Context: one part of a larger RNA
């Protein structure tokens, strides 16, 4: 002087802020990741119609994209995990920009829907049948890879060219037209360059121990080969014996890492809440699948613990997401509203989802600000205290008198945070042309959870709002009385054994104040 604090007495209002630091213990409940009928075939409702059917809506299944982010811990890790400066000629990147060229012409199947069987459920089995932007050939190659060749440089890795050969797709909504055809928009596909995010490499840097001195066989290199998005003993054949190490290997204890944050006059030390980057985890261990990205907190196998359900054959579960129990602890909030605003996924869109976030709750837990009233008021009442008995002082303090009206209490009024989006219409670009996109515009409707808050106006009335510590030095502040080395006080020296400013009560005083102490902790 600080603090994510507790604890003891006290506690009026407000803004900001912050709140599970211990058992990364178990966890009831319930949300926390979906969307998309403009990819697909179906089933159900609705309306119209006698029916055919035709419009509209929902949707469980197959497809797509999301689910690898956001959000939460700090266990692990002394390590290229982080910081900090470079390297990749050794590399990958959905979504998203840019530029270039396609989107042809087929094929077989399966989810559901029907029917059967098994099973207590969770669940699975057969059979028929159908669809697609799902699967799978097959044309086409502007291109792409390529043995090669040619340049350049740090050698092969890079730049140009390049036989033979390989090697791509999907369609869905509108608009014109009788048609054929024509055109828009969102998509698909092959390149090409960005971008954004990430991979791997290395130089330098930041704990403590020597009562821890020698470690090390895939270990240290090579040659091959495999494998990876790429280099690399990263894996394996085989070869050589290397390789680190007093400038601390190897061991062992701690501990996430950094911007920062506290203290300090600096140097420094001590620490890494909250915010904000990077790491790593998601029940304990292990694994892989899928994907652009994962070895994947609300996904998948296996094993193992713990719990749940069973008809005992067999199953199911993972709050270190936001609420909440429980438990251990000195100790840490609501089983709350909203998607209204920022953002995120899905979609052409309207729109859906969002426990991301934006708000309210609760805690003096910190910081800040404001009130418990201002002015006059001497018989210096009353009482209390203390006294040398005269008086001192509690004290302008009360009472009185005269005003204010913050805050809280009450009547009323009432925001901003709102841009957007719908429906109608103009002009410009894109088409032959429309309509559709795009991109300026004008009208007109509508969208707030926080909220009838916040801020105005008004109304009453001094009414509703002061307590803590401490007074022996250090240290700002002194009597009385109890007590009698006893009770008891201490942060250090110390006090207490009969005249205690040090105990314990009181009055007086003192210092902060909605807070004062007290412990813990760090300079």
């Nucleotide at each position: 002087a600080a603090c994510g604090a507790a604890c003891g007495c006290u506690g009026g209002c407000g803004g900001c802020g912050u709140g599970g630091a211990u058992a990364a213990g178990a966890c009831a409940u319930g949300c926390a990741a979906g969307u998309c009928g403009a990819a697909c075939g179906g089933a159900c409702u609705g309306u119209a119609g006698c029916a055919a059917u035709a419009c509209a809506g929902u949707u469980a299944g197959u497809g797509g994209c999301g689910u690898a982010a956001g959000g939460g811990u700090g266990c692990g890790u002394a390590a290229c995990a982080c910081g900090u400066g470079g390297g990749c000629a050794a590399c990958c990147u959905g979504c998203c920009c840019u530029u270039g060229a396609g989107u042809u012409g087929g094929g077989g199947a399966u989810a559901g829907c029907c029917c059967g069987c098994c099973g207590a459920a969770a669940g699975g089995c057969g059979g028929a049948u159908u669809a697609a932007u799902a699967c799978c050939g097959a044309a086409u190659g502007u291109g792409g890879c390529u043995a090669c060749c040619g340049g350049u440089u740090c050698u092969u890795a890079c730049c140009g060219g390049g036989a033979c050969g390989c090697u791509a797709a999907a369609g869905c909504c509108g608009g014109g037209g009788u048609a054929a055809c024509c055109u828009g928009g969102c998509g698909c596909u092959c390149a090409u360059g960005g971008a954004u995010g990430g991979g791997c490499c290395c130089g330098c840097g930041g704990c403590c121990u020597a009562u821890c001195a020698g470690c090390u066989a895939g270990u240290u290199g090579g040659u091959g080969a495999g494998g990876u998005a790429a280099c690399g003993g990263c894996u394996c054949a085989c070869c050589a014996a290397g390789g680190c190490g007093a400038u601390g290997a190897c061991g062992g204890g701690u501990a996430g890492c950094u911007g920062g944050u506290c203290u300090g006059a600096g140097a420094g030390g001590a620490c890494g809440a909250c915010c904000a980057g990077c790491c790593a985890c998601a029940c304990u261990g292990g694994a892989a699948c899928u994907g652009a990205g994962a070895c994947a907190c609300g996904g998948u196998c296996c094993a193992g613990a713990c719990a749940c359900c069973u008809a005992c054959g067999g199953g199911u579960g993972g709050c270190a997401g936001c609420a909440g129990u429980c438990g251990a602890g000195a100790a840490u909030u609501u089983u709350u509203c909203u998607c209204a605003a920022u953002g995120g996924g899905g979609g052409a869109a309207a729109c859906c989802c969002u426990g991301a976030a934006g708000g309210a709750g609760c805690g003096a837990c910190g910081c800040c600000g404001c009130g418990u009233g201002g002015a006059g008021g001497a018989u210096g009442a009353a009482g209390g205290u203390u006294u040398u008995c005269g008086g001192a002082u509690u004290g302008u303090a009360a009472a009185c008198u005269c005003c204010u009206g913050u805050c809280a209490u009450u009547g009323g009024u009432g925001a901003a945070c709102a841009a957007g989006g719908g429906c109608c219409u103009g002009g410009c670009g894109u088409u032959a042309a429309c309509u559709g996109c795009g991109u300026c515009g004008g009208g007109u409707u509508u969208u707030g959870a926080u909220a009838g808050u916040a801020g105005c106006c008004g109304a009453a009335g001094a009414g509703g709002a002061a307590g803590g510590g401490a007074c022996g030095g250090c240290u700002a502040a002194c009597u009385c009385u109890g007590u009698g080395c006893c009770a008891g006080c201490a942060g250090c020296c110390g006090c207490g054994g009969u005249a205690a400013u040090a105990c314990a009560g009181a009055g007086g005083u003192c210092c902060c104040a909605a807070g004062c102490g007290u412990u813990g902790u760090u300079c």
The part of an RNA shown here (small-subunit ribosomal RNA, 5' domain) has 523 nucleotides and comes from an uncultured bacterium. RNAcentral holds the full RNA, with entries from ENA, Greengenes and SILVA.